[in-house]
c-di-GMP-I riboswitch aptamer from a Planctomycetota bacterium, 78 nucleotides, folded computationally. Its mean pLDDT, the model's own confidence on a scale to 100, is 88. Lineage of the source: Bacteria > Pseudomonadati > Planctomycetota.

């Protein structure tokens, strides 16, 4: 230097409510707020879960802060 790990340390993100918009709905966006998180960054590719339309075969959407998986990051104790 890198690869495990996860002490310090800089800082990051932001749950639930509530307040506005937006959507047919799950949802999403802001702004307040902070449950927690070492990937709570990012991708919807396999699962799962919601939502919506059907003839009940299916489609289409949504959820990365279910789960796994993939790519990328900050730091430098044991």
């Nucleotide at each position: 230097u890198c690869c495990u790990c996860g002490a310090a340390a800089u800082g990051g993100c932001a749950a639930a409510a509530c307040c506005g918009c937006u959507g047919c709905g799950a949802g999403g966006c802001g702004g307040u707020g902070a449950c927690g998180c070492a990937a709570a960054g990012c991708c919807a590719u396999g699962g799962g879960u919601c939502c919506g339309c059907c003839a009940a075969g299916g489609c289409g959407g949504a959820u990365c802060g279910c789960c796994a998986g993939g790519c990328u990051g900050c730091c430098g104790a044991a």